The part of an RNA shown here (small-subunit ribosomal RNA, 5' domain) has 547 nucleotides and comes from a Lentisphaerota bacterium. The coordinates come from a structure-prediction model, not an experiment, and the mean pLDDT is 83. Taxonomically the source falls in Lentisphaerota (Bacteria, Pseudomonadati).
[in-house]
Context: one part of a larger RNA
RNA sequence: GAACGAACGCUGGCGGCGUGGAUUAGGCAUGCAAGUCGAUCGAGAACCCUGGAGUAGCAAUACAACGGGGGGACAGAGGCGGACGGGUGAGUAAUGCAUGGGCAAUCUGCCCUCAAGUCAGGAAUAGCCUGCCGAAAGGCGGAGUAAUACCGGAUGUUAUCCCCCGGCGCAUGUCGGGGAGAUCAAAGGCGGGGAUCCGCAAGGACCUGUCGCUUGAGGAUGAGCCCAUGUCCUAUCAGCUAGUUGGUGAGGUAACGGCCCACCAAGGCUUACGGGUAGCUGGUCUGAGAGGAUGGUCAGCCACACUGGGACUGAGACACUGCCCAGACUCCUACGGGAGGCUGCAGUCGAGGAUCUUGGACAAUGUGCGAAAGCAUGAUCCAGCGACGCCGCGUGCAGGAUGACGGCCUUCGGGUUGUAAACUGCUGUCGUGAGGGAACAAUGGCGCGGGCGAUAACACCGUUCGCGUGUGAUAGUACCUCAGGAGGAAGACACGGCUAACUCUGUGCCAGCAGCCGCGGUAAUACAGAGGUGUCGAGCGUUGUUC
Repeated sequence: GAACGAACGCUGGCGGCGUGGAUUAGGCAUGCAAGUCGAUCGAGAACCCUGGAGUAGCAAUACAACGGGGGGACAGAGGCGGACGGGUGAGUAAUGCAUGGGCAAUCUGCCCUCAAGUCAGGAAUAGCCUGCCGAAAGGCGGAGUAAUACCGGAUGUUAUCCCCCGGCGCAUGUCGGGGAGAUCAAAGGCGGGGAUCCGCAAGGACCUGUCGCUUGAGGAUGAGCCCAUGUCCUAUCAGCUAGUUGGUGAGGUAACGGCCCACCAAGGCUUACGGGUAGCUGGUCUGAGAGGAUGGUCAGCCACACUGGGACUGAGACACUGCCCAGACUCCUACGGGAGGCUGCAGUCGAGGAUCUUGGACAAUGUGCGAAAGCAUGAUCCAGCGACGCCGCGUGCAGGAUGACGGCCUUCGGGUUGUAAACUGCUGUCGUGAGGGAACAAUGGCGCGGGCGAUAACACCGUUCGCGUGUGAUAGUACCUCAGGAGGAAGACACGGCUAACUCUGUGCCAGCAGCCGCGGUAAUACAGAGGUGUCGAGCGUUGUUC
């Protein structure tokens, strides 16, 4: 000098864009942060329409057991998603990360392309009803019911196993073709329809569209495993290692492998092993560079989710807001037993020099579910707070000398503050008030019409074009116009040398200053105050850290 996720002191007008728990991976009240699908299924409250024996009444009418239709809340079964998104950096010096390769040793839901199929049955169970236990959390029976839930059967394009041929490969092998046999599958939903058939009708068969389902091949995406190289300090750590190193066999995995096991051999490693510290990278800061330091925000990867362990489900987890066990802590309890996990967004206590609102919206972008409308989303988009940073703007401009007053200095003549002020003229940025401004961010969606595809079809459906229609949290914000009026807006530090900027007074080795050299003991440009000056300026200094 530059830099910072900074802090502290004094000061502080506005805006834009960023950024903000670095310490206790300490404990957490409260709210929200993952749902969705009725076009998979059964049941169905409120409410609306309607029939209504009957009751009250002279009647109109009111009420109403018991029905019918619509409606669809809450809950349940089932599917998909809760493995993404969001947080943090405790652990980890290598099961990590970075770069480059390999898998002929692998898996991959949803998505895309292609091929084939989707036949015909069965037995349950939740919800509901009912009985019981329990303070609660919850649980145990009985009766009975549905499905794209569950389980047999059929079929078998393909796939797997076996044989033959050919191609390829460094090898275990792999790819393509052919052959006989064995094994292995499925689920329906929604819409439209002219004949024909069944049916009293509703409807169904049948045809067709679409969303699904099953098997397989290929792709895309994602993931798993392996190899090479690189990756901090320490020798006051010199030897380490028995599943250790290798082999054979068996197991296990999607898959290779001591991954696990039995047996056999005796190997394997060398800055190893141990200790300390630390998430890694793209990057960031500095520097002419080489290098050094660093890894906050953003992006990629990894790891973790109260602490430790474990598996289940699933395409994917050993799963932040799933399950089980143990532990610590907190809470409820009828003392028998239960409940919980903010390292999600806000917020609170604590510790700390120190780090924000218990805000708005799903309008956009994206994600999940859904045929769609849509629903959900503390992701996200916005707003709030903080000069925390960067950038921009303002706090006026021009004229104005008898060079006023005052202050300070003085050799008492004057000098300086100083065109500075007053005064005169002007301007109107920002702020303030008023009006306009439903701006951009908007495309998709829905309705109607046309073309094309599909089809028996001018239904329906898919796709495309045109017209119409509605949707904004930010926000009455940005921006524009008008009004008024210099009115509302300047400080901080320094002035001995380094280092730009000097005098007076006070003090008297005192009080004090200080980054280094050093100032202060009676004329201190170095302490304190004042006037003046210098530097930067909504900041200025100090401290800390890095180069």